Transfer RNA from an Oscillospiraceae bacterium, 72 nucleotides, folded computationally. Its Rfam family is "tRNA". It is annotated as a transfer RNA. The prediction has a mean pLDDT of 81. The source organism's lineage runs through Bacteria, Bacillati, Bacillota, Eubacteriales and Oscillospiraceae. The sequence was found in a public genome assembly.

């Protein structure tokens, strides 16, 4: 330094142009219990930055950042 793949809530993790961004785990609040735990209903929290494509971009295409991998 060349290639190739990743980056979505606290953590995992789905999504392949038009979703109110699903889902499980933790968190909050209520209910239920004598208390706790279980269980239950409600809640909040997320597309890594920047620019293009396009009527619309998490999704596609470009740099840039960081994490893997391979070749040298």
């Nucleotide at each position: 330094g060349g290639c190739c793949c990743g980056u979505u809530g606290g953590u995992c993790a789905a999504g392949c142009g038009g979703c109110u961004a699903a889902g499980a785990c933790a968190c909050u609040g209520c209910c239920c219990u004598c208390u706790c735990a279980c269980g239950g209903c409600a809640g909040a929290u997320a597309c890594a930055g920047g620019g293009g494509u396009u009527c619309g971009a998490u999704u596609c295409c470009c740099c840039u950042a960081c994490g893997g991998g391979u070749c040298a």